The prediction has a mean pLDDT of 82. A computed fold for a 378-nucleotide part of an RNA from an uncultured bacterium, annotated as small-subunit ribosomal RNA, central domain. Its Rfam family is "Bacterial small subunit ribosomal RNA".
[in-house]
Context: one part of a larger RNA
RNA sequence: CUGGGCGUAAAGAGAUGCGUAGGCGUUUUAGUCAGUCUAUAGCGAAAGACCAAUGCUCAACAUUGGAAGCGCUAUGGAAACAGCUAAAAUUGAGUAAUGUAGGGGUGAGUGGAAUUCUAAGUGGAGCAGUGAAAUGCGUUGAUAUUUAGAGGAACACCAGAGGCGAAGGCGGCUCACUGGACAUUUACUGACGCUAAGAGCUCGAAAGCGUGUGGAGCAAAACGGAUUAGAUACCCGUGUAGUCCACGCCGUAAACGAUGGAUGCUAGCUGUUUGGUACAACUGUACUUAACCUUCGGGUUUUUUAUGGGAGUACUGAGUGGCGCAGCUAACGCGUUAAGCAUCCCGCCUGUGAAGUACGGCCGCAAGGCUAAAACAU
Repeated sequence: CUGGGCGUAAAGAGAUGCGUAGGCGUUUUAGUCAGUCUAUAGCGAAAGACCAAUGCUCAACAUUGGAAGCGCUAUGGAAACAGCUAAAAUUGAGUAAUGUAGGGGUGAGUGGAAUUCUAAGUGGAGCAGUGAAAUGCGUUGAUAUUUAGAGGAACACCAGAGGCGAAGGCGGCUCACUGGACAUUUACUGACGCUAAGAGCUCGAAAGCGUGUGGAGCAAAACGGAUUAGAUACCCGUGUAGUCCACGCCGUAAACGAUGGAUGCUAGCUGUUUGGUACAACUGUACUUAACCUUCGGGUUUUUUAUGGGAGUACUGAGUGGCGCAGCUAACGCGUUAAGCAUCCCGCCUGUGAAGUACGGCCGCAAGGCUAAAACAU
């Protein structure tokens, strides 16, 4: 290399979009023939390999003959497949219309609870903390309680194995702007598609960095008290960066479903979210019929029609869970949301350590990131 693999053994890039090259690509008809198949001819030294015969007593070995296969070239032929050309189609893809759900995103405004602090009132000895304590706070009046005010951060209940988003992630309420998804019915375009190296742009938790605000609570570092043989910890009291905001960097995570993307096919059962269609218990309003009661205003029950709401049931679409047949798997398990059966494209792996390190290059303010070995040991 061929090959075999990538949930957990080594291996799916954190992610998406735009998207180049490349690879791959729906149905029908006609044409074409540089792919493909086929026939003939020439060339591809001999030896070797294969088959047959022969020669050394056999064999190895040798001699003679033959065939096959492959490559290139030339000529002739085939036209299913693939390509190309032309014409068409609609199921893939997309557009429009009408609706639906949603913590999707950005900006602005706003609300209440709680913590802390400040001021004042009441009050008068403790509070706080722990396994137990101590450090700490408190007669300069704490803790507790009442009222008022300030400020920052986060949004109890609703809340769900629930929703949305490509991933990271997203949760009080209101408004503005804005992205995507799904369903339905027709109508339209007519393969416009899938994947995606490299390069480029973009997003990307937390921590960290730069500049400037902000700073309630929490809290690396630091200090103190305990514990302990020691205690640079776990526990307690303080507490600075940080956490928040704006702008700009960083570009990494057990960035996980440890499972790349797309398409088709392959038993079911049961939850849940959100659409569509049909049926629908029950029920609101208006009209109408009859009976009873009546303080003559009306009330109760009943009948008909129209219209609205509607639990629930069945079918159907899109998502999200649990179980499970076949099948797969080393097993665990996966199982229409596949790790099953297939096709296409990309990424990645090839014993362990050295090492995701050195060196070089690129990026970064730095921290560091990306790319990425070898000696040697086993």